[in-house]
Context: one part of a larger RNA
RNA sequence: CUGGUCACUAACGUGCCCGUAGGCGCCCUGCUUAGUCUGACGUGAAAUUCCCGGGCUCUACCUGGGGGCUGCUUUUGAGACGGGCGGCUUUGAUGAUGAAAAAGGCUCUUGAAUUUCCCGUUGUACAGGUGAAAUUCCUAAAUUUUGGAAAAACCCCCGGUGGCAAAGGCAGUUACCUGGCCCAUUACUGACCCUAAGGCCCGACACCUGGGGAACCAAACAGGAUUAAAUCCCCUGGUAUCCCCCCCCUUAAACAAUAUGCGCUGGAUGUUGGGUGACCCAGCCCCUCAGUGUCGUAGCCAACGCAUUAAGCGCUCCGCCUGGGGAGUACGGCCGCAAGGUUGAAACUC
Repeated sequence: CUGGUCACUAACGUGCCCGUAGGCGCCCUGCUUAGUCUGACGUGAAAUUCCCGGGCUCUACCUGGGGGCUGCUUUUGAGACGGGCGGCUUUGAUGAUGAAAAAGGCUCUUGAAUUUCCCGUUGUACAGGUGAAAUUCCUAAAUUUUGGAAAAACCCCCGGUGGCAAAGGCAGUUACCUGGCCCAUUACUGACCCUAAGGCCCGACACCUGGGGAACCAAACAGGAUUAAAUCCCCUGGUAUCCCCCCCCUUAAACAAUAUGCGCUGGAUGUUGGGUGACCCAGCCCCUCAGUGUCGUAGCCAACGCAUUAAGCGCUCCGCCUGGGGAGUACGGCCGCAAGGUUGAAACUC
């Protein structure tokens, strides 16, 4: 450079968003043209190669002619496509008005139940726990009962292949601040769009630094069991952690194992949020947008399966893959307090 891929089997979609360069880009139209197409002049040495001949008895070889040398310079013309400079339009993209839905985010307020501890009540010998036990708790009064007080963490029902969010993720209640989407109407702007190497931000859990907090649970650890052994499973305890604040880390089966945006391509049936219309109007039916499921036609697929939420038919741009192991290792760079992360080989071997 080219070709074929990237849901699983089967190597391969960056965890996600924003966005720079770059790439790509709607309808109509004017001018222009170093892209593009086109004619011509010149040049493109000879040899070589190809075609038709000739000369060595034939071939190789030698030799004549022709073609070709796919290129370049200058120049003529074309103006569809692409580029440049303008004009216009409204479908893409924004905006305006109206109306609704939601665990979207941040901070705050407060509530219920539960648990543990503490102070009383009750009451007396066990209670716990297990397959069975024991460790353990308890006459300094446990377990139980009931009243009060405190603390921390978590939010029953509603609750739903329901909703929201870019992803991670988000669930008691109240209030403030705040982001996004959808629908209807529309007389705004007028291509302002899409993608995105580098770059910036966000990013579960766990871990780390410092300071709080500590009810439950619970790595490590201790003990009791089990067992041939038991560094396990089970039980009794139990620290870090789990929670909050300030940093840090930047990884996950970060999964739909399916990048993004746009257009097109039979249906059926649920459900969520809007809207138009019909009717005998607490409702129901038809239609229609935007989501979210199931089943299936064509088509695709190696098959499984996917099938208007495509893995179908096309376009755009980015990322990525190229036999198994060695290895996501070594070395170096960058980042990090560290743990480590990121980039990422080779020898050798099958």